[in-house]
Molecule: SAM riboswitch aptamer (S box leader)
Organism: Thermanaerothrix daxensis
RNA sequence: CGCUCAUCCAGAGAGGUGGAGGGACCGGCCCGAUGAAGCCUCGGCAACCGCUGAGUAACCCAGCAGGUGCCAAUUCCGGCAGAGCCCGCGGGAAAGCGGCAACUCUGGAAGAUGAGAG
Repeated sequence: CGCUCAUCCAGAGAGGUGGAGGGACCGGCCCGAUGAAGCCUCGGCAACCGCUGAGUAACCCAGCAGGUGCCAAUUCCGGCAGAGCCCGCGGGAAAGCGGCAACUCUGGAAGAUGAGAG
C1' cells in the first nucleotide's frame, strides 16, 4: 500500500503542555479563546486478538485484562441505488406508465477498528 473476513443506534475524561483549529472527503450541522489539533501523565470503557475454564456437530458461554482500539453528537446526519409515502397520466376501479423536494425503510459505497494472508 491495496486484498479478505468481522464489527460500527451500547460504553468510557481529568490534569499538564500547546495556541487555532477539529469532527476522514464533499454538502450540512456542530465542537473550539469558558482554549481546537498534536504531545505527556494519570484514569476509564470495551472485549477484536490472546489466556483460563465449561459446553457443542458447528455456532458459542463465563472469567481475566497481556497486544491493539476507543473515551461530544448513531461512523454527528446525508452523499449511491431500490421500495414506501406523495404527485401526474390512465381508467368504473385496479393494473400499467412517468415524476419525486422532504420523510420512513432496506441494501450499498466510503471510512474507522480488529484479525489474517500478501